[in-house]
RNA sequence: GGGCCCGUAGUUCAGUGGCAGAACGUCCGCCUUGCACGCGGAAGGUCGGCGGUUCAAAUCCGCCCGGGUCCA
Repeated sequence: GGGCCCGUAGUUCAGUGGCAGAACGUCCGCCUUGCACGCGGAAGGUCGGCGGUUCAAAUCCGCCCGGGUCCA
């Protein structure tokens, strides 16, 4: 320098055009003498950045940034 894959909640990941979600974690409540477990609830995201396509983009296209891998 080139090819391919990946980037979404604090963490691990779903979501492949039409409301952004799960598990774990955090916080609150119930339970307990108290803690843990269990049960219920809540907060937490400019979907890596900028542009384009579209009525509509996390999703499709281009460039850039970061990570991984292969080739040179």

Predicted 3D model of a 72-nucleotide RNA (transfer RNA) from Parcubacteria group bacterium Licking1014_17. The coordinates come from a structure-prediction model, not an experiment, and the mean pLDDT is 85. The sequence was found in a public genome assembly. It matches the Rfam family "tRNA". By type it is a transfer RNA. Its family is annotated with triplet codon-amino acid adaptor activity in the Gene Ontology.